[in-house]
Context: one part of a larger RNA
RNA sequence: UGUUGGUGAGGGAAAUCGGCAAAUUCGCUCUGUAACUUUGGGAUAAGGAGUGCCUGUGGGCUUGAAAGGGCUCGCAGGUCGCAGUGACAAGGGAGGGGCAACUGUUCAAUUCAAACAUAGCAAACCGCAAGAGCGAAAGCUUGUGAACGGUUUGUGAAUCCUGCUCAAUGCUGGUAAGUCAAAGCCCGGUUCAACGGGUCCAAGCUCCAGUCAAUAGCGGGAGUAACUAUGACUCUCUUAAGGUAGCCAAAUGCCUUGUCGGAUAAGUACCGACGUGCAUGAACGGAUCAAUGACCCCUCCGCUGUCCCCACCAUCAACCGA
Numbered sequence: 001u002g003u004u005g006g007u008g009a010g011g012g013a014a015a016u017c018g019g020c021a022a023a024u025u026c027g028c029u030c031u032g033u034a035a036c037u038u039u040g041g042g043a044u045a046a047g048g049a050g051u052g053c054c055u056g057u058g059g060g061c062u063u064g065a066a067a068g069g070g071c072u073c074g075c076a077g078g079u080c081g082c083a084g085u086g087a088c089a090a091g092g093g094a095g096g097g098g099c100a101a102c103u104g105u106u107c108a109a110u111u112c113a114a115a116c117a118u119a120g121c122a123a124a125c126c127g128c129a130a131g132a133g134c135g136a137a138a139g140c141u142u143g144u145g146a147a148c149g150g151u152u153u154g155u156g157a158a159u160c161c162u163g164c165u166c167a168a169u170g171c172u173g174g175u176a177a178g179u180c181a182a183a184g185c186c187c188g189g190u191u192c193a194a195c196g197g198g199u200c201c202a203a204g205c206u207c208c209a210g211u212c213a214a215u216a217g218c219g220g221g222a223g224u225a226a227c228u229a230u231g232a233c234u235c236u237c238u239u240a241a242g243g244u245a246g247c248c249a250a251a252u253g254c255c256u257u258g259u260c261g262g263a264u265a266a267g268u269a270c271c272g273a274c275g276u277g278c279a280u281g282a283a284c285g286g287a288u289c290a291a292u293g294a295c296c297c298c299u300c301c302g303c304u305g306u307c308c309c310c311a312c313c314a315u316c317a318a319c320c321g322a
Stems, first nucleotide, its partner, number of pairs: 001317002004314005010308002014306001019303001027051005036041001038157001052079012080084001092301007099293002104116002120155007131142004159287003163218003168215002170211005177206003184199005219237005246280001247277001258274005
């Protein structure tokens, strides 16, 4: 000086990115228990009391022929210590918010999460010699199956909902006409061919519809109300349609430490509001949400060597060394 343990006056997070680490709490019996809620929970909520040993005594169960023994629930009295779940073992708690409903899964060897999955919801294909997948094929799987089934997608419990747009791209259906390969047919050409031209013509494309829980998208400029301000209202350009219900400086807001309120002596953080939102928004789901979480953020109580500010003890190293 370090490792691993232990103790600490007074203060008690002032330390730090952050209470990281440590400390507190801890078993059992009794008591008591809020908001909220999907009525199941929340809940060991929170909070409080007791706990050893000895003596006496009452009840119950059980064993035994009985005497006696074992287990258990009490009541009363006494007694010792700083301390009675005396060691060991053994939850710190509360409040607010974000995300994900939940249990579960994961990057073997830096990521355990808000990512994946999930039940639920929705769409597409498929009547079976199907649809989908593997294979060059034979054949195999789904399938010991048959639409309350299988395959492929998206979303992601429940609750309240899921607006407008088919112009583009895709998919499905249709199609008078146009375009359209080879083959066939006809004509030319060649000794025969090659070759040239014409005709016919499938799918596809052009074309016409449908379809957004398909891929996707969801405006601008003026004027206007008896103070001012604002603009329910009007006009205009323009689009396929011009963002509805909701929600918000949000895990999404550049400007930005937005503005107001709360909490603090003091808060770029946090919570509640506001909204011309650089660039929110409805199954690429929107909003809300009890329970759950080794998730993330904020606050409070308790607790403490995290700190003020370090000290000491033990242990094993290091170091000295007969």
A computed fold for a 322-nucleotide part of an RNA from a Candidatus Glassiibacteriota bacterium, annotated as large-subunit ribosomal RNA, domain IV. Model confidence (mean pLDDT): 86 of 100.